[in-house]
RNA sequence: AGUUUAUUAAGAAGAGGGGAGAGACAGGCUCUGUGAACCUCUGGCAACCACCACUGGCAGGUGCCAAAACCUGAUUCCUUUAUGGAGAUGAUGAAUU
Numbered sequence: 001a002g003u004u005u006a007u008u009a010a011g012a013a014g015a016g017g018g019g020a021g022a023g024a025c026a027g028g029c030u031c032u033g034u035g036a037a038c039c040u041c042u043g044g045c046a047a048c049c050a051c052c053a054c055u056g057g058c059a060g061g062u063g064c065c066a067a068a069a070c071c072u073g074a075u076u077c078c079u080u081u082a083u084g085g086a087g088a089u090g091a092u093g094a095a096u097u
Stems, first nucleotide, its partner, number of pairs: 001097008013042005021031003025073004043065003047062003051057002069089001076086003
């Protein structure tokens, strides 16, 4: 990096460094010098794996801690035409090549 599969409307902080962007992409709309991305330490949440147990616990390995994955869309489909449903795209985990 590819493939398959599960989850993805709940949940979760502070400090230091840093110095202008960030929210995957496009259109919007938000956040941001009352410090963005990113890194470190501490803290927390609990999706998957691990362990114990069998309507849960735990927090070891990843992951996550603004707004529903912020909303819509991504050759689309169904329908009651809507803040609808499915699919698709994205993110994360696990297995595998």